[in-house]
c-di-GMP-I riboswitch aptamer from Firmicutes bacterium HGW-Firmicutes-4, 95 nucleotides, folded computationally. Of the family's consensus pairs, 95% are formed in the model. Rfam family: c-di-GMP-I riboswitch aptamer. Gene Ontology term of the family: cyclic-di-GMP binding. From the family's description: GEMM was predicted in a large-scale screen for bacterial structured RNA regulatory elements. Its mean pLDDT, the model's own confidence on a scale to 100, is 88.
RNA sequence: AAGUGACAAAGGCAAAUUCAGCGAAAGUUGGGGACGCAAAGCACAGAGUCUAAGGUUUAUAAUUUUUUAUAAACUAUGAUAGUCAAGCUACCAUA
Numbered sequence: 001a002a003g004u005g006a007c008a009a010a011g012g013c014a015a016a017u018u019c020a021g022c023g024a025a026a027g028u029u030g031g032g033g034a035c036g037c038a039a040a041g042c043a044c045a046g047a048g049u050c051u052a053a054g055g056u057u058u059a060u061a062a063u064u065u066u067u068u069a070u071a072a073a074c075u076a077u078g079a080u081a082g083u084c085a086a087g088c089u090a091c092c093a094u095a
Stems, first nucleotide, its partner, number of pairs: 003094003012037002017032006035082001041088002046084002048080003054075009
């Protein structure tokens, strides 16, 4: 230095949930709280997964044309790094 995470030591993060806020939603920010995590640190997100405001299509009803309303399906430009993989960085120790 690389690998590894046994034995220790000092620490770190923070699930569910709860309060307040943001968001159409998924989710997210801050405070409380600890299920767990050797990268549960970072990141203009590779794959998977989640959501569907907006858009498209279909059906039904109303309607002068055409539009409107309801329901369904599809769709990411949205989300997820504590889903996985890849990348970068990092404390201690060295069986």